[in-house]
Context: one part of a larger RNA
Molecule: small-subunit ribosomal RNA, central domain
Organism: uncultured bacterium
RNA sequence: CUGGGUGUAAAGGGAGCGCAGACGGAGAAGCAAGUCUGAUGUGAAAGCCCGCGGCUCAACCGCGGGACUGCAUUGGAAACUGUUUAUCUGGAGUACUGGAAGGGCAAGCGGAAUUCCUGGUGUAGCGGUGAAAUGCGUAGAUAUCAGGAGGAACACCGGUGGCGAAGGCGGCUUGCUGGACAGUAACUGACGUUGAGGCUCGAAAGCGAGGGGAGCAAACAGGAUUAGAUACCCUGGUAGUCCACGCUGUAAACGAUGAAUACUAGGUGUUGGGAGGCAAAGCCUUUCAGUGCCGUCGCAAACGCAAUAAGUAUUCCACCUGGGGAGUACGUUCGCAAGAAUGAAACUC
Numbered sequence: 001c002u003g004g005g006u007g008u009a010a011a012g013g014g015a016g017c018g019c020a021g022a023c024g025g026a027g028a029a030g031c032a033a034g035u036c037u038g039a040u041g042u043g044a045a046a047g048c049c050c051g052c053g054g055c056u057c058a059a060c061c062g063c064g065g066g067a068c069u070g071c072a073u074u075g076g077a078a079a080c081u082g083u084u085u086a087u088c089u090g091g092a093g094u095a096c097u098g099g100a101a102g103g104g105c106a107a108g109c110g111g112a113a114u115u116c117c118u119g120g121u122g123u124a125g126c127g128g129u130g131a132a133a134u135g136c137g138u139a140g141a142u143a144u145c146a147g148g149a150g151g152a153a154c155a156c157c158g159g160u161g162g163c164g165a166a167g168g169c170g171g172c173u174u175g176c177u178g179g180a181c182a183g184u185a186a187c188u189g190a191c192g193u194u195g196a197g198g199c200u201c202g203a204a205a206g207c208g209a210g211g212g213g214a215g216c217a218a219a220c221a222g223g224a225u226u227a228g229a230u231a232c233c234c235u236g237g238u239a240g241u242c243c244a245c246g247c248u249g250u251a252a253a254c255g256a257u258g259a260a261u262a263c264u265a266g267g268u269g270u271u272g273g274g275a276g277g278c279a280a281a282g283c284c285u286u287u288c289a290g291u292g293c294c295g296u297c298g299c300a301a302a303c304g305c306a307a308u309a310a311g312u313a314u315u316c317c318a319c320c321u322g323g324g325g326a327g328u329a330c331g332u333u334c335g336c337a338a339g340a341a342u343g344a345a346a347c348u349c
Stems, first nucleotide, its partner, number of pairs: 004320003007303002012317001014201004021194003025088002028085004033081002035077008048066007091191001092188003095184004103177007110154001115149007125136002162169002206247003210243002215241002220236004258316006266294013298305002322349003331342004
């Protein structure tokens, strides 16, 4: 390279947008670059293949033919690809109508609970554990009542339920804002799919500088446990967790399953719409879009997947090629750093 693969054996990029590129709907008319076909020229000789012949044979040599898969010029064909022109509406998009939603950003508000402070009642314990102790408490704790402060998170509803490209999103109200869905079929008329580079987003932890700090809690301290206990348990407790701004760019970033389109038995839940029917708080039939379970064909090493495919096909991208060494070294790029990205070899089994 070819071939074969990527749910779990090695392998889907964390996710999106998108330049180049690759691929691309229907019918019509042209052109003829690709494509097909005819002719001519060329494709040196030797060599190669076939036939015949010469050295006694063979090697070797000679003669004839073929091939030389190519290139150029020229004549033609027009199905397919390409291209041009004018069309079409099924793909895609716009418009209008309608309902659904923890989609995003900002501001305001609310109640429960923890902690702390002040005051009242009240007295000797509280707390904690397997059992204890450290700790708190007669300077009045724990408990209880009233008032206040402050931060963080939003019980029930709540759901294999909803929304978002992914990360993710949950008290209530308002403002701004994105997307999806259903219906209508008015408009545009292939405007599409994918997408190397690139750009943007990206949990938690971490970093910079500024606020904030209730609870929790790496580090740390003490008490236990233990042979030891740099742990598990307990009492404390600082970064951090929170906010605004900037960086970092990684996760079992998982459905361990890239995106898009079409097709391929059924059954049963559920969410959001539509249509029709009935004896109508409801039920039935049907149709789109999601989200679950079971299951036929098929697929699969098996497990299992099965219209939300891991089935049947097509297009494009990414990735894999025995284990260790190693996601290491070196180099480069990025970063304040931590580190991230790219990414070997010797050696060894």